[in-house]
Context: one part of a larger RNA
RNA sequence: AGCGAACGGAGGAUGCCUUGGCUUCCGAAAGCGAAGAAGGACGUGGUAAGCUGCGAAAAGCUCCGGGGAUCUGCAAACAGGAAUUGAUCCGGAGAUGUCCGAAUGGGGUAACCCCUGCAGUUGAAGGCUGCAGACCAUCGAUAGAUGGGGCGAACGCAGGGAACUGAAACAUCUUAGUACCUGCAGGAAAAGAAAGAAAGAAUCGAUUCCCAAAGUAGUGGCGAUCGAAAUGGGAAGAGCCUAAACCGGAGUCGUUGAGGCGAUGCCGGGGUUGUAGGACCAUUCAUAAAGAACUAGCUAGGAACCGGAACCGUCUGGAAAGUCGGUCCGCAGAGGGUGAAAGGCCCGUACGGGUAACGGGGUAUGUUCGAGAUUGGCACCUGAGUAGGGCGGGACACGUGGAAUCCUGUCUGAAUCUGCGGCGACCAUGCCGCAAGGCUAAAUAUGAUCGGAAGACCGAUAGUGGACCAGUACCGUGAGGGAAAGGUGGGAAGCACCCCGAACAGGGGAGUGAAAUAGAACCUGAAACCGUUCGUUUACAAGCGGUCGGAGCUCUGCGAGGAGCGACGGCGUGCCUUUUGCAUAAUGAGCCUACGAGUUGUUUCUUGCUGGCGAGGUUAAGUCCUUCAGGGACGUGAGCCGCAGCGAGAGCGAGUCUGAACAGGGCGUUCAGUCAUCGGGAGCAGACGCGAAACCUAGUGAUCUACCCAUGGCCAGGGUGAAGGUGCCGUAACAGGCACUGGAGGCCCGAACCAGUUUCCGUUGAAAAGGGCUUGGAUGAGGCGUGGGUAGGAGUGAAAGGCCAAUCAAACUGGGAGAUAGCUCGUACUCCCCGAAAUGUCUUUAGGGACAGCCUCGGUUAUGAUUGCGUGAGGUAGAGCUACUGAUAGGAAAAGAGGGCUUCAUCGCCUAUCGAUUUCUGACAAACUCCGAAUGCGCGCAAUUCAGAUUCCGGGAGUGAGUCGUCGGGUGCUAAUAUCCGUCGGCAAAAGGGUAAGAGCCCAGACCUUCAGCUAAGGCCCCCAAGAGCAGUUUAAGUUGAGACGAAACGAAGUGACACCGCAGUGACAGCUAGGAUGUUAGCUUGGAAGCAGCUAUUCAUUCAAAGAGUGCGUAACAGCUCACUAGUCGAGCGGUGAUGCGUGGAUGAUGACCGGGCAUAAAAACUGUCGCCGAAGCUAAGGACGCGUCAUAAGGCGCGUGGUAGGGGAGCAUUCUGCACAGCGUGGAAGGUGGACCGUGAGGUUUGCUGGAGCGUGCAGAAAAGAAAAUGUAGGCAUAAGUAACGAUAAUGACUAUAGAAAUAGUCACACCGAAAACCCCAGGUUUCCUGAACAACGUUAAACGGAUCAGGGUUAGUCGGGGCCUAAGGGGCAGCCGAGAGGCGAACCUGAUGGACAAUCGGUUAAUAUUCCGAUACUCGCAAUGCAGGAGCGACAGAGACCGAGGAGUGAAACUGCCGCCGUCUGACGGAAUAGACGGUUUAAGGAAGUAGAGCAAUCGAAACUGAAAGUACCGCGAGGCUUCGGCCAAGCGGAUAGCGCAGGUAAUCAAGCUCGCAAGAAAAUCUGUCAAUCGAGUAGCGCAUUGCGACCCGUACCGUAAACCGACACAGGUGGGUGAGGAGAGGAUCCUAAGGUGCUC
Repeated sequence: AGCGAACGGAGGAUGCCUUGGCUUCCGAAAGCGAAGAAGGACGUGGUAAGCUGCGAAAAGCUCCGGGGAUCUGCAAACAGGAAUUGAUCCGGAGAUGUCCGAAUGGGGUAACCCCUGCAGUUGAAGGCUGCAGACCAUCGAUAGAUGGGGCGAACGCAGGGAACUGAAACAUCUUAGUACCUGCAGGAAAAGAAAGAAAGAAUCGAUUCCCAAAGUAGUGGCGAUCGAAAUGGGAAGAGCCUAAACCGGAGUCGUUGAGGCGAUGCCGGGGUUGUAGGACCAUUCAUAAAGAACUAGCUAGGAACCGGAACCGUCUGGAAAGUCGGUCCGCAGAGGGUGAAAGGCCCGUACGGGUAACGGGGUAUGUUCGAGAUUGGCACCUGAGUAGGGCGGGACACGUGGAAUCCUGUCUGAAUCUGCGGCGACCAUGCCGCAAGGCUAAAUAUGAUCGGAAGACCGAUAGUGGACCAGUACCGUGAGGGAAAGGUGGGAAGCACCCCGAACAGGGGAGUGAAAUAGAACCUGAAACCGUUCGUUUACAAGCGGUCGGAGCUCUGCGAGGAGCGACGGCGUGCCUUUUGCAUAAUGAGCCUACGAGUUGUUUCUUGCUGGCGAGGUUAAGUCCUUCAGGGACGUGAGCCGCAGCGAGAGCGAGUCUGAACAGGGCGUUCAGUCAUCGGGAGCAGACGCGAAACCUAGUGAUCUACCCAUGGCCAGGGUGAAGGUGCCGUAACAGGCACUGGAGGCCCGAACCAGUUUCCGUUGAAAAGGGCUUGGAUGAGGCGUGGGUAGGAGUGAAAGGCCAAUCAAACUGGGAGAUAGCUCGUACUCCCCGAAAUGUCUUUAGGGACAGCCUCGGUUAUGAUUGCGUGAGGUAGAGCUACUGAUAGGAAAAGAGGGCUUCAUCGCCUAUCGAUUUCUGACAAACUCCGAAUGCGCGCAAUUCAGAUUCCGGGAGUGAGUCGUCGGGUGCUAAUAUCCGUCGGCAAAAGGGUAAGAGCCCAGACCUUCAGCUAAGGCCCCCAAGAGCAGUUUAAGUUGAGACGAAACGAAGUGACACCGCAGUGACAGCUAGGAUGUUAGCUUGGAAGCAGCUAUUCAUUCAAAGAGUGCGUAACAGCUCACUAGUCGAGCGGUGAUGCGUGGAUGAUGACCGGGCAUAAAAACUGUCGCCGAAGCUAAGGACGCGUCAUAAGGCGCGUGGUAGGGGAGCAUUCUGCACAGCGUGGAAGGUGGACCGUGAGGUUUGCUGGAGCGUGCAGAAAAGAAAAUGUAGGCAUAAGUAACGAUAAUGACUAUAGAAAUAGUCACACCGAAAACCCCAGGUUUCCUGAACAACGUUAAACGGAUCAGGGUUAGUCGGGGCCUAAGGGGCAGCCGAGAGGCGAACCUGAUGGACAAUCGGUUAAUAUUCCGAUACUCGCAAUGCAGGAGCGACAGAGACCGAGGAGUGAAACUGCCGCCGUCUGACGGAAUAGACGGUUUAAGGAAGUAGAGCAAUCGAAACUGAAAGUACCGCGAGGCUUCGGCCAAGCGGAUAGCGCAGGUAAUCAAGCUCGCAAGAAAAUCUGUCAAUCGAGUAGCGCAUUGCGACCCGUACCGUAAACCGACACAGGUGGGUGAGGAGAGGAUCCUAAGGUGCUC
């Protein structure tokens, strides 16, 4: 270290529970608000942070009612109280009700600030108290009254109005009049009493809603889609009022001499209709009802609330409601609680009672309103910019269509009852109706709120986001987004006391309790993960870790046996997905637990099983009943399907259509349907789950950044030296020159500041853009602060598609929305049966589809397949080509042509040329065939076998990426693991054996078991089962042995066997010995040529055993040496050619070699023969399971079968819930957890030990949120890397003391760092971080005694500082007004709004923490009153001031600083010098007054210094509480005391001063102040001025950090952050180095 067991830790699954949710039904109510809402802020308690309640009358006050004993909320405790004189509590009615919010006196950054009037308080001022004070509309009007405004879930009506999407693209169309925005209303809204609907009925009779009609009629790129109505059945039910004619009245206007008339509206009467009605005139009759409003009663109802039956004992137990025994009630056995399971214990329940306000419901009394009818006449009235029309749109189911009907932007424009509209263009006839005014309940829709009920809904990752202090914490500038988190126990009985420990940490005892492994991190307590102990194994071992065998050790058992470990051996490349194909080095998963995907709706269709009824079947909406159950009846079958079809239709009809037809043909006539549950599939819906990039809509953002507007700051120092000027020279005058002056510039160098050039570092950073060195600009188109503006197809852009909050070729947030995704991924229990496809056609189609093919299930068919025989069609392979078409090598003949010769020309001759044609030999073809198979195919007959084979119909699919091999081909290179076809086989979807290893090759198709047998391919020396088999050859190359997996041309006396030819005992071949001659030096040629330069030749002839006019070497030529040839010797085979077996060279690659290895040579190689054996999941044997067929049907027999992906079919298991039954089980122990045993083919089941402590089963049915290993899944927990990297500027620490504990704390002493900061002051921002005490769990990158952390207490004091009570800028708001569908947008006045203008205080002291705020001193400003003096005041108007740029240089000038000289004080140590010395420190002075002086300025006006202020303080001295101590002394708050420069010089800041000079880009507004005029008021008065005295002076901020550990950056983050002060030495300097004051040493 592995495995196993036991025991723990960690963690929080599981089980059980439910306070909370979800859904539905019923009812109430359907609003609240200027009488101040909804919603908040702030307060409120004895102690009080939060929630709840309440509101300065503040967990409450008053009254009435209920109720009857405790109460003071959640929520303990202490303290203090209340209550039978009736509290708390419940109901009803009141009171109070801060501030914000419509917010409403004005303003505003919500919860704050500031006013006016009246009244009160004070004599007055200031302050305080009470009331009132917004705008709009209507009422004619200023007075006054009434109303409105805002909020709220859905429902409603209306004004605007998308897009994704669908159409497999897209534009009409669709999505959809949806989402969304906006306006407005009600408890409902809207609609509504016919200018209607219809069509043969002498029809219906307002509207709305439901069922049907009907997916019909229609509409429609006639695509996708969209889609009525009449009518029928129901719910409900309700009808009315005006305008006009006519009459009357009071007005206004006009007119008239008057009466009057005319015009014009208003009021009252009248009147309201379509078989027309009304008015008017005449005529006759009648005198009511329905209904409505108001009203006095009565009454149902109606709050808290009240009554409400019936039980005891025994046993177990901590506890009884359980068990057992006996008993009781029930109009009550709903439910909940009580220490386990209760009709009779408690609350309740059935039933009954009760009343205040109210009573809008019901009833009734009274009053008021409310009514005509008939006939005849007459022709007055009956809704005008209307109906209708043209053009353009929209709505109607209806997309312009033949388009009726309705609405109208625009242009037009009737009729008047003898009239008008409609009936789907239009016309006629007929019929129906009467527009251009209005109101109207119910049936219908919705549910924020309240109450009740229910659930085959959830049970803490579920159910609301939220069971819990949740729209919280947290994130974001904002709109907005948005969690986690339940359980001790019956009862806190919540562990007294003791011990360990520094300990209020934690633990051990003791005690409580049934239980403490129920101890608050608390029920049960799984897994990952981390341990301890024991057993066993492991240190030569190569391993998808299992499986098969198995020695040994241990445990258990009486034994049989069982359990754990496992030395050694055999075999063996995970899972999923996707693929032709994956161990793949292709995808996904760190592990565990929980959650996580084919569902639901639908009378839309289709199909199957089952059931009811059956030529019929069936109800829908709805109604009623009732035992209130998902019950029953009705619905007088509304409707639907079926019972009849054919036809384009009229139509006819068992037929009909076509047709001239009585023909023929097509479709029918025969065949039962329908309703319902359940199942399969389709359609419509998100439709199996997760996943875009995008599009549209409404909002939110310019705290980042871009640009702009307003206002206000900033830029050390040094250099250069333009124009101009002055002087001199010079010119007739100019010009020009020189010097000085001058101080220009998108000038130069260079800090701050801004930027970001190169490089290095950093890259899980210190930092989501930085650091170091370096670099660019640095008076300008510069940079910065504050406040504003511009907004998403928009802005802004010195332009990079840059920037617009770490996001930009179209921001962010919510919504449409579950957009769409022909794409990827994932998709969960078991067994059984069958089982594909990767092909064809078409496809904006090619990785997708449709149809066909192939699979399955049900029915049906009696067909199919194979073999044999018979009989057919055919033009492939082959073959052939004087058989065609074409092609074709060589030859012969050869017309003709070319060329040459010849000729005057013709003729002719010749030919290394071409060549038709003929012919001989040879030979080719996918698109040649005189021919022509095999196989295959069709048909027939027979036989055999299969019977899950075949046909057809119907339900359900999947597949339409294929791949390899043999054969036949095309393309290609007769290349490819290439590509495209065909036939077959395999893989895919197939395991087993072989091939070393291997999807596709060879063998062979796995139902299960067996330690049985026989074989296939292939093997038999060892690895490795079986032959070192036998016989015969070959090979010498380790060839074999890269032969599936490497090779050729070519080469070679390798070697075996064969054929043929030749030589050979008359002696071959090889060797050795010898000869190899002569004519002749053949001839020619030649300088020479003699066998051997060359040429010629019938290359002859002779001698010979043999010898070439010569095979080579050689010579100048000879010579010479050889050879051929011959003899001898030797003695048996020798030589050649061809074809062939096995070997050999040719043969060169990258990590190490490989035949799989070892190895093998008469073989373990090759070839041949032969006999054995091994060898698979094949076959057989034995047993068993299942399916189908068949015989039987009781079992069973027989036969065949059982690999399997996509996929089809069948049968089951488990989980949760429901019903019925078991009069089931359970504290004598349920579920859950964790082990063991047994059963089942399996999913699983049963039983038992321990744990656990209250619920849970079995059977039969039913219903589903119903099964996980994978989705870079979601959430939580836990690992790994790993005790690893890191601990955030390398400015730095050391010693001692304190403390239980010190590297870091505190103190002291040293050391180091910053010092234009790393010091100090202010703004923004933060918001208590400030100070003190306590204390260290967490936080702090370590420790901590420390802290910006925790707990408690404390702390911020203003007339003058900042802001408001004053002003205005950009900008914002905005009465009026203008514009706009609406929302809303502009907007003079006016208001608001600082970054600007105006405006009065200084020094010192003091606290732990505040100070220009307190205190002391000394000042100033405004107001009020009184007194005194002087004397006109004055709304307003006008004028001026207020009031403004940049740069430059000069002056003035501080005790800022430096130097020198004094003065005061302290100190001066060993040695030496020195005391007339040295060192150190101090030597200070505000506002105000002075003085409006000097000075500046044309002026208005501005305005120093000196002097004064000075009681103070510093240095120093003395005293010294107290603390510490090494006992020497040291530190020290505080108290007291006293003293010394107006010195000189250098030198600059503020100031004067917006001054002066120069320049061009020409540089806010208002308040306010001054002056003049003057309405008006006023004569010693009001008012104002001055002086004195007295009084008054409000609100907010004020702590602390503030270049940072407190702000912005997720952090105690090397970054960022505006203004002011900013010393010394060196230096031009704020550069740089070193230092002062002061602050630090950067939290390992």
Source information
Large-subunit ribosomal RNA, half A from an uncultured Bacteroidales bacterium, 1644 nucleotides, folded computationally. Model confidence (mean pLDDT): 80 of 100. Rfam family: Bacterial large subunit ribosomal RNA.